[in-house]
Notes
The RNA shown here (c-di-AMP riboswitch aptamer (ydaO/yuaA leader)) has 143 nucleotides and comes from a Nitrospirota bacterium.

RNA sequence: CAAAUAUUGUAGCCGAGGUCCAUUUACCAUCAUUGAUGGGAAUGGACGCGGGGGACCCAAUAAUUGGGGCGUAUUCCGAAAGGAUAGGGAACUUCCAAUCCCGAGCCCGUCAGCUAACCUCGUAGGCACUUGGAAGGGCAAAG
Numbered sequence: 001c002a003a004a005u006a007u008u009g010u011a012g013c014c015g016a017g018g019u020c021c022a023u024u025u026a027c028c029a030u031c032a033u034u035g036a037u038g039g040g041a042a043u044g045g046a047c048g049c050g051g052g053g054g055a056c057c058c059a060a061u062a063a064u065u066g067g068g069g070c071g072u073a074u075u076c077c078g079a080a081a082g083g084a085u086a087g088g089g090a091a092c093u094u095c096c097a098a099u100c101c102c103g104a105g106c107c108c109g110u111c112a113g114c115u116a117a118c119c120u121c122g123u124a125g126g127c128a129c130u131u132g133g134a135a136g137g138g139c140a141a142a143g
Stems, first nucleotide, its partner, number of pairs: 005143001007141004012127003018047008027039005048123006058113001066111001067108004075084003087102004092136007
């Protein structure tokens, strides 16, 4: 240094919402102080991830009961409160079991089926919910 083996410990979550580079900075910290370094913020770009529009072909046959998009968030009962439900989430991953939670909201503006090329948009926000069994991995420690 590499490989194998058993042991111990360990990892934040939902969500597409992350990484890198450059410039600026009236912000913060440190220092050898009129500058430098690091962090934060803003702007721009690239990659990655997610969404929308958009031919032939195919599909569709209506039409103000307008229509459509993001999203798990749909549908039913009820005067309402609320109840149930399709569906979705629970801490490395998968499977099984139990338990708990969500089952919202927003947008376009009369307009959009699918859809190659192509065009275009976003890269937020919120939170700390849980155990058991089996299998398989990552990182670290020491043997």